[in-house]
Context: one part of a larger RNA
């Protein structure tokens, strides 16, 4: 120098993408102990005190004395906490060998299938089996994701159901007429005609589902505007015209895991903050079960700030044991 350890003046995150790693703290026994909340917790919150031996007493739970060391959970196993926001309710699961999460689950909503030989599923359009030895408080799919409070408009398209007037409409049936051969009549001949049978062609009728068409359906797929004037400072426009449309974003939230322009303004936090925490609305390009919006707990999640601590660092030092060179 290299692995793993141990101390380190002063400072105490000044390192760094980031307190990563490190270091604090830690057992038991007493006081104590907040916001906030689902009234269960939050909680071991946070914050203090005490802790060995040895005599006595004792209601066996302690009380009082003495006494030793730097140190009494004397070593060893042994919580750092604290405020603040995002996701995701919670245990749980999950990419064996780079990702363990906000992803999947999930309990609870919702919609739709499905009357038993159920419906879906495997299986050769199969015998036979799952479903279930059950029976719509059940079973299949599908989104949603605990709970509080909601869940607004649009059926044009596109999907799914009905419903059967009318439009179109295959295979088939049914079969007019029309060809072909051909007995046989006619004919001197060439030839013409020409029944049934048999072969081809074939109008027309009749006829199913689909589609068109109509009607309903959004916890089905999905959609949810434009310009132009208007109030006695100014600005802004509750208010008016227009176009277009299936109808034009409701309530909530909102520079957000979404914001380009941005390191938006302003307000706190710091001496100093492109992060971060309240606002604002000018939402590039939130928005309501691809859920909206909150939310107690809870998380080897994610960001922000403190407060104990520390070689993370100013800025190194010094030491153990390995590990390697040489030499035996």
């Nucleotide at each position: 120098a290299c692995c793993u350890c141990u101390c380190u003046a002063a400072g105490g995150a000044a390192c760094u993408c980031g307190g990563c790693a490190c270091a604090u703290u830690a057992g038991c026994c007493c006081c104590g102990u907040a916001a906030c909340u689902u009234c269960g917790g939050g909680a071991g919150a946070a914050g203090g005190g005490g802790u060995g031996c040895c005599c006595a007493c004792u209601u066996c739970g302690g009380u009082g004395g003495g006494u030793c060391u730097c140190a009494g959970u004397a070593a060893a196993u042994u919580g750092c906490g604290u405020u603040u926001a995002g996701c995701g309710a919670c245990u749980g699961u999950u990419u064996a060998a780079c990702a363990a999460a906000a992803a999947c689950a999930c309990a609870g909503c919702a919609c739709u299938c499905u009357g038993c030989c159920a419906a879906g599923u495997c299986g050769u359009g199969a015998a036979g089996a799952c479903g279930a030895c059950g029976u719509a408080u059940a079973g299949g799919g599908u989104g949603u994701g605990a709970c509080a409070c909601g869940u607004g408009a649009c059926c044009a398209a596109u999907g799914c159901g009905g419903a059967a007037a009318g439009a179109u409409c295959a295979a088939g049936g049914u079969g007019a007429g029309c060809c072909g051969u051909c007995a046989g009549c006619c004919g001197c001949a060439a030839g013409g005609u020409g029944a049934a049978g048999c072969g081809g062609u074939g109008a027309g009728c009749c006829c199913a589902a689909g589609u068109c068409c109509c009607c309903g359906u959004g916890a089905a797929u999905g959609u949810c505007g434009g310009c132009c004037g208007u109030a006695a400072c100014u600005a802004u426009a509750a208010c008016g015209g227009u176009c277009c449309u299936a109808a034009g974003g409701u309530a909530g939230c909102g520079a957000a895991a979404u914001u380009c322009c941005u390191u938006g303004u302003c307000g706190g936090g710091u001496a100093a903050g492109u992060u971060c925490c309240g606002a604002c609305c000018u939402g590039c390009a939130c928005g309501a079960a691809u859920c909206g919006u909150g939310u107690a707990a809870c998380g080897a999640c994610u960001g922000a700030a403190c407060g104990a601590c520390u070689g993370u660092c100013u800025c190194g030092g010094a030491g153990a044991g390995g590990a390697u060179c040489u030499c035996g």

RNAcentral holds the full RNA, with entries from SILVA. This is a predicted structure of a 328-nucleotide part of an RNA (large-subunit ribosomal RNA, domain IV) from a bioreactor sludge metagenome. The coordinates come from a structure-prediction model, not an experiment, and the mean pLDDT is 87. Rfam family: Bacterial large subunit ribosomal RNA. Rfam links the family to the GO terms ribosome and structural constituent of ribosome.